[in-house]
This is a predicted structure of a 491-nucleotide part of an RNA (small-subunit ribosomal RNA, 5' domain) from an uncultured bacterium. The prediction has a mean pLDDT of 84. The RNAcentral record of the full RNA draws on ENA and SILVA.

Context: one part of a larger RNA
RNA sequence: GGAUUAACGUUAGCGGUGCGCCUAACCCAUGCAAGUCGAACGAUAUAGUGGCAGACGAGAGAGUAUAAACAAGGAACUUACCCCGAACUCAAGGAUAGUCCGCCGAAAGGCGGAGUAAUCCUGGAUAGUCCCCGCCUUUGGUGGGGUAAAGAUUUACCUGCCUAACGGCAGGCAGGUCGGUUUGGGAGAGGCCUUGUUCCUAUCAGCUAGUUGGUGAGGUAAUGGCUCACCAAGGCGAUGACGGGUAGCUGGUCUGAGAGGAUGACCAGCCUCGAUGGGACUGAGACACGGCCCAUACUCCUACGGGAGGCAGCAGUGAGGAAUUUUGCGCAAUGGAGGCAACUCUGACGCAGCGACACCGCGUGAAGGAUGAAGGUUUUCGGAUCGUAAACUUCUUUUAUCUGGGAGUAAUCUUGAAAUUACCAGAUGAAUAAGCACCGGCUAACUACGUGCCAGCAGCCGCGGUAAUACGUAGGGUGCAAACGUUAUCC
Numbered sequence: 001g002g003a004u005u006a007a008c009g010u011u012a013g014c015g016g017u018g019c020g021c022c023u024a025a026c027c028c029a030u031g032c033a034a035g036u037c038g039a040a041c042g043a044u045a046u047a048g049u050g051g052c053a054g055a056c057g058a059g060a061g062a063g064u065a066u067a068a069a070c071a072a073g074g075a076a077c078u079u080a081c082c083c084c085g086a087a088c089u090c091a092a093g094g095a096u097a098g099u100c101c102g103c104c105g106a107a108a109g110g111c112g113g114a115g116u117a118a119u120c121c122u123g124g125a126u127a128g129u130c131c132c133c134g135c136c137u138u139u140g141g142u143g144g145g146g147u148a149a150a151g152a153u154u155u156a157c158c159u160g161c162c163u164a165a166c167g168g169c170a171g172g173c174a175g176g177u178c179g180g181u182u183u184g185g186g187a188g189a190g191g192c193c194u195u196g197u198u199c200c201u202a203u204c205a206g207c208u209a210g211u212u213g214g215u216g217a218g219g220u221a222a223u224g225g226c227u228c229a230c231c232a233a234g235g236c237g238a239u240g241a242c243g244g245g246u247a248g249c250u251g252g253u254c255u256g257a258g259a260g261g262a263u264g265a266c267c268a269g270c271c272u273c274g275a276u277g278g279g280a281c282u283g284a285g286a287c288a289c290g291g292c293c294c295a296u297a298c299u300c301c302u303a304c305g306g307g308a309g310g311c312a313g314c315a316g317u318g319a320g321g322a323a324u325u326u327u328g329c330g331c332a333a334u335g336g337a338g339g340c341a342a343c344u345c346u347g348a349c350g351c352a353g354c355g356a357c358a359c360c361g362c363g364u365g366a367a368g369g370a371u372g373a374a375g376g377u378u379u380u381c382g383g384a385u386c387g388u389a390a391a392c393u394u395c396u397u398u399u400a401u402c403u404g405g406g407a408g409u410a411a412u413c414u415u416g417a418a419a420u421u422a423c424c425a426g427a428u429g430a431a432u433a434a435g436c437a438c439c440g441g442c443u444a445a446c447u448a449c450g451u452g453c454c455a456g457c458a459g460c461c462g463c464g465g466u467a468a469u470a471c472g473u474a475g476g477g478u479g480c481a482a483a484c485g486u487u488a489u490c491c
Stems, first nucleotide, its partner, number of pairs: 001491004006487005013362006019355002021320001026318001028316001030315003035052003040049002059273003068198007077190003082186008090124001092122003099114006130146007151178005157172006199245003206236003211233008248270004252263004275296005298309004326352001328351003334348001335346004365395004375386004400428006409418001435480005440461003446475005456463002
């Protein structure tokens, strides 16, 4: 000098764009943050069955040093929804919630009986270039065996029933739409393996028995000591094993001419975590933040028998701290979930609020004006200086206040939270708007008074003991300016 998620002191007019718990991964009142589908189902129903989604999005960085990330490769894998292709969608049965009845419990909730539907569940049939096994002339051929399914809706027509009629209900057939099953391919996503790179420490020198390898088996979507039985005795290490400390990694960011050094806020990719520890269930996918079970600590309710909970989601409270915001508006846009759709939900997101926290921009007036007014300071008492500065004259209106108009953002019929917006026009009137630090040298800027090694200053050198340009005040000056200084940290 530059930089900062900064803080503190003094001061403070406006706008735009960003950023805003670095500390206690400390405890959390309250509200909201994940639902949706009546074109799956019964039903009086917003409760229930069923489907899809709650593995995304949002948050945090505790743990993690060969873990993970990044880069380059690889083979033994999976993939709901989406896209393209092929074939099929036949025919039966069963249970259960809701409901009703009865009962237990303070509650949370639960038990028994009766009875019911489905795209719920279970057999059966059929099927392939799918799966398994055998054989062969092995990019393949052949034989045997095995595994599927669910319907809904719409339009026209037909039949039956009801109605005075319009029409309604049920069934059938054909077409359309959305589905279902099997299978091939794709896209995107994910799991696994190898190599290389990635902090300090030797006042850590030896470490290791599932340890290293093999055979066989189990397990997994899949390879593998991943697990197990048996066999062998290996494997790693001064090119730093093992141990200890610290730490999420990266694109990047800051600095620097560069090499390098430091760093990983915001934004983006990956990883890890969800009070602490452990576990599995469901599912295409989790060992699952707002799912389940167990244990522990803590908090709450209780009729004392027993129950409920997890803000490192958005706001917000307490605590800690030098220190970090509103219990706001809206789904109008973008994106996501469900749905044929209409639409519903969405503290993601879009906006607004608070904070000079940062960067950028604008303003606090312009021109003229000497008798160099008054006043302040100083003086060698002549003067000098503040100083064209003020007054005064003329002008302007950014900004401010008031009034009126008023969007784009939504390419397309409709739909605007922001919005009393931006912006435009008019009116008023210099009106509403300047401070902070410094002035001995480094370092731009000097005098007077007070004080008298006192009070004090100080980044370094050093000032102060009676003429202090270094302390305090005043006048003047210098620098930066809605900021200016100080402190902390990095280069």